[in-house]
Context: one part of a larger RNA
RNA sequence: GAACGAACGCUGGCGGCAUGCCUAACACAUGCAAGUCGAACGGAUGGCUUCGGCCAUCAGUGGCGCACGGGUGAGUAACGCGUGGGAAUCUGCCCAGCAGUGGGGGAUAACCUCGGGAAACUGAGGCUAAUACCGCAUACGCCCCUCGGGGGAAAGGCUUGCUGCUGCUGGAGGAGCCCGCGUCGGAUUAGGUAGUUGGUGGGGUAACGGCCUACCAAGCCUGUGAUCCGUAGCUGGUCUGAGAGGAUGAUCAGCCACACUGGGACUGAGACACGGCCCAGACUCCUACGGGAGGCAGCAGUGGGGAAUAUUGGACAAUGGGCGCAAGCCUGAUCCAGCAAUGCCGCGUGAGUGAUGAAGGCCUUCGGGUUGUAAAGCUCUUUUCGCCUACGACGAUGAUGACGGUAGUAGGAGAAGAAGCCCCGGCUAACUUCGUGCCAGCAGCCGCGGUAAUACGAAGGGGGCUAGCGUUGUUC
Numbered sequence: 001g002a003a004c005g006a007a008c009g010c011u012g013g014c015g016g017c018a019u020g021c022c023u024a025a026c027a028c029a030u031g032c033a034a035g036u037c038g039a040a041c042g043g044a045u046g047g048c049u050u051c052g053g054c055c056a057u058c059a060g061u062g063g064c065g066c067a068c069g070g071g072u073g074a075g076u077a078a079c080g081c082g083u084g085g086g087a088a089u090c091u092g093c094c095c096a097g098c099a100g101u102g103g104g105g106g107a108u109a110a111c112c113u114c115g116g117g118a119a120a121c122u123g124a125g126g127c128u129a130a131u132a133c134c135g136c137a138u139a140c141g142c143c144c145c146u147c148g149g150g151g152g153a154a155a156g157g158c159u160u161g162c163u164g165c166u167g168c169u170g171g172a173g174g175a176g177c178c179c180g181c182g183u184c185g186g187a188u189u190a191g192g193u194a195g196u197u198g199g200u201g202g203g204g205u206a207a208c209g210g211c212c213u214a215c216c217a218a219g220c221c222u223g224u225g226a227u228c229c230g231u232a233g234c235u236g237g238u239c240u241g242a243g244a245g246g247a248u249g250a251u252c253a254g255c256c257a258c259a260c261u262g263g264g265a266c267u268g269a270g271a272c273a274c275g276g277c278c279c280a281g282a283c284u285c286c287u288a289c290g291g292g293a294g295g296c297a298g299c300a301g302u303g304g305g306g307a308a309u310a311u312u313g314g315a316c317a318a319u320g321g322g323c324g325c326a327a328g329c330c331u332g333a334u335c336c337a338g339c340a341a342u343g344c345c346g347c348g349u350g351a352g353u354g355a356u357g358a359a360g361g362c363c364u365u366c367g368g369g370u371u372g373u374a375a376a377g378c379u380c381u382u383u384u385c386g387c388c389u390a391c392g393a394c395g396a397u398g399a400u401g402a403c404g405g406u407a408g409u410a411g412g413a414g415a416a417g418a419a420g421c422c423c424c425g426g427c428u429a430a431c432u433u434c435g436u437g438c439c440a441g442c443a444g445c446c447g448c449g450g451u452a453a454u455a456c457g458a459a460g461g462g463g464g465c466u467a468g469c470g471u472u473g474u475u476c
Base pairs, nucleotide, nucleotide: 001476002475003474004473006472007471008470009469010468013347014346015345016344017343018342019340020339021305026303027302028301030300031299032298035064036063037062040061041060043058044057045056046055047054048053071258072257073256080183081182082181083180084179085178086177089175090174091173094171095170096169097168098167099166100165101164102136104134105133111126112125113124114123115122116121142151143150144149156163157162158161184230185229186228191221192220193219196218197217198216199215200214201213202212203211233255234254235253236252237248238247239246240245260281261280262279263278264277283294284293285292286291311337313336314335315334319333320331321330322329323328350380351379352378353377360371361370362369363368385417387412388411389410390409391408395403420465421464422463423462424461425446426445427444431460432459433458434457435456441448442447
C1' cells in the first nucleotide's frame, strides 16, 4: 500500500447492487418447510334429481413422490477431492424400435359388531373392491443348460381415441466400482501388519475384489518417510504480488461427509434415508406409574456462548420441483419486502455575485494580521434525494403481478430538511497562544512532559479523507 463475512469509538442525508452466527455439530417454546391423484378402488357424509343418476368433500386400500430441493462442516490426510484413464455393472420417470396385453382365483383395509387402554394406540369376529395379491395359458427377443431341454409377464381407466400395463433391444441423463499422478506439519513418532499379503474351493453383490468364509503358502508396507501424533472438508476460485510465489476456501458453482450420540437393517430404480423404521445411550416432556412422546446443522424465532451477525414478514406473479389427462393443489426451493454505512458504486448537503475586507473569535512588534468571499445582502436554479398533486410500468406470447400505487413520468412550493472524523515534533501534508510543571498525560518507532512544551489538555488557525473517519485484529 492492498484486502476483509469483520469488530470497537465518534458521526450519519439518499439510492442501486451485493453481503450478514467466522463463537456452542450448545439446548430449543411456537408456527410453517412434502405432498398429490376420484381418469386405479370400494365406501362415508352433504347437496341436487326428470329417480336413470349427478356434483362436492372426506378417512381408508392403491399409485407416484418423499433418495430432489434446503442446511451444516462435526468427522475425514482418504481414490475424500482434483485431473486423466479403465472394465466387471445397475438405472424409476424420458426418447427410439420390436413383440404382447388371454383366461381365472383367494384375500384384506375401509364399514359393522364386541372388547382392552389414562393416553399413544390396539385385539377378536363378520362383509367388500381394485392398476393391491396369487396361480394357469402364451414367449420374437430374455435367463439357465449336460445343447436333449428347462424357466419366466401383463391392468386396466376415461370424455372412444387417448392414456396406461408387460417382455426385450438401444439411447439420453444419473449412479456404483478400479487405476496413474497431485493433495498440510511433526523423526523429540522407525519400525508397522494375522484377513495381514497371495493362491484354491465356496459364499455374497447390480458388479470386480479378503468383500466374507474354509484350507494352503509366508508374505505385504517402510528412510522416495511406513506406522503413530497433531491439524484440516476438497476444488473452481478469492486476496495479495510485476511475476514467481505466499495466504485462503464466506457468499456463487461442482464433489464429499453428516442429520441428538452410537449401531442396524426394511422398503425401493435409487437410502442404510435431516422433517421414515428398529435397538441402545444422554437429555427434555406427558402419565391414571402400567406406559408413552420428541430431535431446527430447513425458514423465521428463543435462551446461551460471544467483540460480533437480521423478520416468529408477503406471494406462488415469475423460474424451477412433486403429483395429476387436466382444472389445479403443495412448495420458508425461489421471487420479493423488512433490519444493518457490513462492503462496493453513484448522488446530494446549493450556484453566481458580494470589501466597508462588517461584527465576533484568535494572534499582535498595538501599526496591524488572520478567520475571509467566508457570512450578511442581492440574483438564480429545483437537477438528485426529501414534501404535495395527478398519471403509472417492464417483468406477462392470450389470462394471471407478491413486489406495488413501487420504479418512473408530468406539474407545484421552497435554499429550503441533509457534515463529520482523524491529524498538525521527525518519519508524514499541516503552528501559534494559553493551561499544566517528570504532575496530569501522550506514544506505531525514535521519544515528549522536571516553568517560555509546534509532542500533554484547550482554543484559534491549518492539513488529510469524506457519509464516512479513525483504532484494533488477520493475510499478502
Small-subunit ribosomal RNA, 5' domain from a metagenome, 476 nucleotides, folded computationally. Its mean pLDDT, the model's own confidence on a scale to 100, is 86. Rfam family: Bacterial small subunit ribosomal RNA. Gene Ontology terms of the family: ribosome and structural constituent of ribosome.